[in-house]
Background: Transfer RNA from a Methanobacteriota archaeon, 75 nucleotides, folded computationally. RNAcentral holds the sequence, with entries from ENA. Its Rfam family is "tRNA". It is annotated as a transfer RNA. Rfam describes the family as follows. Transfer RNA (tRNA) molecules are approximately 80 nucleotides in length. NCBI's taxonomy places the organism under Archaea, Methanobacteriati, Methanobacteriota.
RNA sequence: GCAGCCGUAGUCUAGCCUGGUUCAGGACAGGGGCCUUCCAAGCCUCUGACCCGGGUUCAAAUCCCGGCGGCUGCA
Numbered sequence: 001g002c003a004g005c006c007g008u009a010g011u012c013u014a015g016c017c018u019g020g021u022u023c024a025g026g027a028c029a030g031g032g033g034c035c036u037u038c039c040a041a042g043c044c045u046c047u048g049a050c051c052c053g054g055g056u057u058c059a060a061a062u063c064c065c066g067g068c069g070g071c072u073g074c075a
Stems, first nucleotide, its partner, number of pairs: 001074007010028004020058001030046005051067005
C1' cells in the first nucleotide's frame, strides 16, 4: 500500500442482510425497595448506549460515501 471482518451503556452481547410505531432488547454491574435476626440468594423498580461527519429517504443502529480506530491476511 491492497483486501476482508469489526466498532451499540462501566463490561459482554442481540438487532444490520430484508429501513418503520411503544422506552434500541438481554445479561452482568450501579442506585432504591421487598424478603431475611444479619449477609448472600431471590423478587420488584430506576439509571445509562448505536465510533465521527455527510448523503438518500416521509423515516437510518440498519442503505450509500468519506474519515478514525481495532483484528486478520497479502505485498